[in-house]
Record summary: This is a predicted structure of an 86-nucleotide RNA (c-di-GMP-I riboswitch aptamer) from Candidatus Nitrosymbiomonas sp. Taxonomically the source falls in Candidatus Nitrosymbiomonas (Bacteria, Bacillati, Armatimonadota). Of the family's consensus pairs, 95% are formed in the model.

RNA sequence: GUCCCGUAAGGGCAAACCCGGAGCGAUCCGGGGACGCAAAGCCACGGGGCCGGCGGCAGAAGCCUCCGGUCGGCUGGGUUGCCGGU
Numbered sequence: 001g002u003c004c005c006g007u008a009a010g011g012g013c014a015a016a017c018c019c020g021g022a023g024c025g026a027u028c029c030g031g032g033g034a035c036g037c038a039a040a041g042c043c044a045c046g047g048g049g050c051c052g053g054c055g056g057c058a059g060a061a062g063c064c065u066c067c068g069g070u071c072g073g074c075u076g077g078g079u080u081g082c083c084g085g086u
Base pairs, nucleotide, nucleotide: 004085005084006083012037013036017032018031019030020029021028022027035073041079042078043077045076046075047074048071049070050069051068052067053066055064056063057062
């Protein structure tokens, strides 16, 4: 240095919920707050969930194709990284 592993130490992030703001919405941003996380750091390429729109089927509900958006704390993958042990 690399690979594997994750007991310790120093730490890190921040679910639900609340307040303020943006958005048609999913959701996002800031503050509070901790459910948890060894990548719960980053990236929408594959799968998947969610939202919006056009069209079709349908009596409503709903279903399907396509388009756009969103979720990295759904998953696969890519990439970067602290410490220690073997």